A computed fold for a 73-nucleotide RNA from Ferruginibacter sp. SUN106, annotated as transfer RNA. The prediction has a mean pLDDT of 82. The sequence is in RNAcentral, with records from ENA. Rfam family: tRNA. It is annotated as a transfer RNA.
RNA sequence: UGACCUGUAGUUCAAUGGUUAGAGCAAGAACCUUAUACGUUCGAGGUUAACAGUUCGAGUCUGUUCAGGUCAA
Numbered sequence: 001u002g003a004c005c006u007g008u009a010g011u012u013c014a015a016u017g018g019u020u021a022g023a024g025c026a027a028g029a030a031c032c033u034u035a036u037a038c039g040u041u042c043g044a045g046g047u048u049a050a051c052a053g054u055u056c057g058a059g060u061c062u063g064u065u066c067a068g069g070u071c072a073a
Stems, first nucleotide, its partner, number of pairs: 001072007010025004018056001028042004049065005
């Protein structure tokens, strides 16, 4: 310098262009226990990297930028 891939909850990952973007783990609360752990239950937690475009409708498609990674020179 070029090509390609990835970016979604604290973390690991889902979500066919269409219902309020969900799940496991972690963290929190309640129950249980003398207490902790285990177990059960509950709720919270999201600018889907940023900005534009296409579309009735975008996490998803397109473009640019940013960050990380792989490969080539």